Record summary: Transfer RNA from a bacterium, 71 nucleotides, folded computationally. The prediction has a mean pLDDT of 85.

RNA sequence: GGGCCUAUAGUCUAGUAGUACGACGCGGCAUUCGCAUUGCCGAGGCGGGGGUGCGAUUCCCCCUAGGUCCA
Numbered sequence: 001g002g003g004c005c006u007a008u009a010g011u012c013u014a015g016u017a018g019u020a021c022g023a024c025g026c027g028g029c030a031u032u033c034g035c036a037u038u039g040c041c042g043a044g045g046c047g048g049g050g051g052u053g054c055g056a057u058u059c060c061c062c063c064u065a066g067g068u069c070c071a
Stems, first nucleotide, its partner, number of pairs: 001070007010024003018054001026042005047063005
């Protein structure tokens, strides 16, 4: 320098055009003499910029970061 892959919450992860799933963690309530466990409720997320399109996490382009291969 070039090819390919990946980027979703504090962490891990599903989804792949129609307002994003779940788990752990976090906060509250109930339960307990208290703690733990358990149950219920809640906050929290699509790497950045542009394009197409009625609508983009999803498709296209560029950039950034990481991984891998070739030279």